Description
Predicted 3D model of a 76-nucleotide RNA (transfer RNA) from candidate division WWE3 bacterium RIFCSPLOWO2_01_FULL_53_14. RNAcentral records the identical sequence in 2 taxa. Its Rfam family is "tRNA". Rfam describes the family as follows. Transfer RNA (tRNA) molecules are approximately 80 nucleotides in length. RNAcentral holds the sequence, with entries from ENA. The prediction has a mean pLDDT of 80.

[in-house]
RNA sequence: GCCCUGGUAGCUUAAUGGAUAAAGCAGGACCCCUCUAAGGUCAAGAGUGGGGGUUCGAAUCCCUCCCAGGGCACCA
Numbered sequence: 001g002c003c004c005u006g007g008u009a010g011c012u013u014a015a016u017g018g019a020u021a022a023a024g025c026a027g028g029a030c031c032c033c034u035c036u037a038a039g040g041u042c043a044a045g046a047g048u049g050g051g052g053g054u055u056c057g058a059a060u061c062c063c064u065c066c067c068a069g070g071g072c073a074c075c076a
Base pairs, nucleotide, nucleotide: 001072002071003070004069005068006067007066010025011024012023013022018056028042029041030040031039049065050064051063052062053061
């Protein structure tokens, strides 16, 4: 330098153009328990890596940049 995969909540992952972005874990409150752990109930938490575009409508499609991983090439 070229190609591929990915970037969504503190962490791990869903959502394959129709909306109010969904779970698990962690964290919080309460119940249970002598206490802790375990268990149960409830509530809260992200607008999707940045920017632009297409569309009635974008996490999703297109362009560009950034970051991470992988492959290839170059390396007198």